Record summary: A computed fold for a 358-nucleotide RNA from a Thermoflexaceae bacterium, annotated as Bacterial RNase P class A. Rfam family: Bacterial RNase P class A. By type it is a ribozyme. Taxonomically the source falls in Thermoflexaceae (Bacteria, Bacillati, Thermoflexia, Thermoflexales). The same sequence occurs in records of 2 taxa. It is recorded under the gene name rnpB. The prediction has a mean pLDDT of 77.

[in-house]
């Protein structure tokens, strides 16, 4: 130079006019009202509603089941199906990148078709024996074939011909030692060893009340201080069970269902936060700990747009004076940590891989 690769960023700047929420002063008897202002006004993904929470309410707060979630070790964190370090497998030359990564010796179910046979097995071969042949018995699973997979794989020895029958290497399993905090790694040594699959059902092992900012509270006005029914037990704790709490007992007053009429108005939740920014210190790192400093929308059918100059960045043309044309994905709703998707163009660090040059 090119090509890959991890990771941080920007995603238009500065002026004038005009119009927009909020707030602060100030006017007004108030307003959904004016005027002023040198104060602020959308994001990295606000999306998606896949997660995990904060807060409100069941509720005084709990046990089991049933249902869900996670699944290699160790750490982070308020938590998590997230993030960091490790480890094993798989892709890459590599830098790196993905893994729904416990259990098949508790059980169950499943491998279609081919094939002899797939929880077991002889079709063809190939060796004995009988048999002119033709065929029958017997042994055998090393050879062919069939299939995603066939009695661990290769080679030598052996055998009547075969087989881990015996050896050497290799893989699997066991049992001991070594290193490691572990997951797991080495190494010796036996014996020869029938599969997969659990993003199948299930075992195992650790976790989980539930509802949701339209939670939830206050005030305020208006109806019809309406009408019927249940039952001694109601009723509530996600669905069952134990327990618990409340309220009630011959029903007017709680509770639970129906029928009907009123209100559908204002205030508050509503943003100072597991908050950000720097600088030490610890930690391989995520991260934690202190010190200093900052304050970044709070609407309500829902708010930031309009135009105008100048600049800047990318692209084509160029008589080199310059002139054109271009601008991603996309907007809050109770709030915060992740993930996953989307993203024109553009800068900046580091690594790895080839070629070339000195």
């Nucleotide at each position: 130079u090119c090509a890959g690769u991890g990771g941080g960023c920007c995603g238009g700047g500065c002026g004038g006019c005009c119009g927009c929420g909020a707030c602060g002063c100030g006017g007004g008897g108030a307003a959904g009202c004016c005027g002023c202002g040198a104060u602020c006004g959308a994001g990295g993904a606000a999306a998606g509603u896949c997660c995990g929470g904060a807060c409100u309410c069941c509720a005084u707060a709990g046990g089991g089941c049933a249902g869900g979630g996670u699944g290699c070790c160790g750490g982070g964190u308020a938590a998590c199906c997230c993030c960091c370090g490790g480890g094993c497998g798989g892709c890459g030359u590599a830098a790196g990148c993905c893994g729904a990564c416990g259990g098949a010796a508790a059980g169950u179910g499943c491998c279609a078709c081919a094939g002899a046979a797939a929880c077991a097995u002889a079709c063809c071969g190939c060796c004995c024996g009988c048999u002119u042949u033709u065929g029958c018995g017997g042994g055998u699973a090393a050879g062919g074939g069939u299939g995603a997979a066939a009695u661990g794989g290769u080679g030598c020895g052996g055998u009547a011909a075969g087989a881990g029958c015996g050896c050497a290497c290799c893989g699997g399993c066991g049992c001991c030692c070594c290193g490691g905090a572990a997951a797991c790694g080495g190494g010796a040594c036996g014996g020869c060893c029938g599969g997969g699959u659990a993003a199948a059902c299930c075992c195992c092992a650790c976790c989980c009340g539930g509802a949701g900012c339209a939670a939830g509270g206050c005030c305020g006005a208006a109806u019809a201080g309406g009408g019927g029914a249940g039952a001694a037990g109601g009723u509530c704790c996600u669905g069952c069970c134990c327990g618990g709490a409340c309220c009630g007992c011959u029903a007017u007053c709680a509770c639970u269902c129906c029928c009907g009429g009123g209100u559908u108005g204002g205030c508050u939740g509503c943003u100072g936060g597991a908050g950000c920014g720097c600088c030490g210190c610890g930690g391989c790192a995520a991260c934690g700990c202190g010190g200093c400093g900052c304050c970044g929308a709070g609407a309500g059918a829902g708010a930031u747009g309009g135009u105008c100059g100048c600049c800047a960045c990318u692209c084509c043309c160029u008589u080199c004076g310059g002139g054109g044309a271009g601008g991603a994905c996309a907007g809050g709703a109770u709030c915060c940590g992740g993930c996953u998707u989307a993203c024109a163009g553009g800068c900046c660090c580091g690594c790895u891989g080839a070629a070339c040059a000195c």